[in-house]
RNA sequence: GCAGAGUAGAUUCCGGCGCGUUAAGUGCCAUCCGGACGGGGAGUUGCCAGAUGGACGAAAAGUUCACGCUUGCGGUGCCGGUAUCGCAUCCCGCUGC
Numbered sequence: 001g002c003a004g005a006g007u008a009g010a011u012u013c014c015g016g017c018g019c020g021u022u023a024a025g026u027g028c029c030a031u032c033c034g035g036a037c038g039g040g041g042a043g044u045u046g047c048c049a050g051a052u053g054g055a056c057g058a059a060a061a062g063u064u065c066a067c068g069c070u071u072g073c074g075g076u077g078c079c080g081g082u083a084u085c086g087c088a089u090c091c092c093g094c095u096g097c
Stems, first nucleotide, its partner, number of pairs: 001097004009085003013081006019074003028054005034048002039092004060071004
């Protein structure tokens, strides 16, 4: 000098257990606060989480005396698996030549 490996995390699909269907959640906007970002250091206008406020907004059906149960629905939550992507960026390091 050239090539490469590896993280958190994001997304897809599958499975399990839940929540909502009396509308929470998801998604969008604003403000505030915090966190994480290959092995080391730095680190954003990017990422994630929380709080408050705002706008928008939905799929129910069957069954039961009833409680409920079943099948759906929700850009629904968590866990496990699968596949893909993957240090914003800078410096150093690691492996091979």
Molecule: THF (Tetrahydrofolate) riboswitch aptamer
Organism: uncultured Anaerotruncus sp.